[in-house]
RNA sequence: GACCCCUCGCGUGGCGUUAUCGCUCCGAACUCCCCCAGGGCCGGAAGGCAGCAAGGGUAAGAGCGCUCUGACGGGUGCGCGAGGGGUUCUC
Numbered sequence: 001g002a003c004c005c006c007u008c009g010c011g012u013g014g015c016g017u018u019a020u021c022g023c024u025c026c027g028a029a030c031u032c033c034c035c036c037a038g039g040g041c042c043g044g045a046a047g048g049c050a051g052c053a054a055g056g057g058u059a060a061g062a063g064c065g066c067u068c069u070g071a072c073g074g075g076u077g078c079g080c081g082a083g084g085g086g087u088u089c090u091c
Base pairs, nucleotide, nucleotide: 001089003086004085005084006083007082008081009080010079011078012077013076015073016072017071018070019069021065022064023063024062025061032057033056034055040049041048042047
C1' cells in the first nucleotide's frame, strides 16, 4: 500500500409508521363564508339596508389509504468521508 471487520457522519434510494398529505362521508342542528326567493325595514319614487328558508362552500368531526407532500424510525441497499482493529498478500 492492497484486502477484510467494527463504529460514526453525510448524501441518495428502499421499507415501515404517521399526518398539517390524498380520497370518501358528514357538515356548522347555538356564533362561519357566499348567495339570498318570499317576507321585513327605509324611501314619494328610483332605489337602498339588514336578512330567514332553499342552494353553494369551508372549519371541526368520522372512516379508509400512502399515489403526491411533510415528519419520524430501522439488525435497510448503494456511494463518499472520518476513526478504530485484523493480520493473509505486496513492497

Bacterial small signal recognition particle RNA, 91 nucleotides, folded computationally. Its Rfam family is "Bacterial small signal recognition particle RNA". It is annotated as a non-coding RNA gene.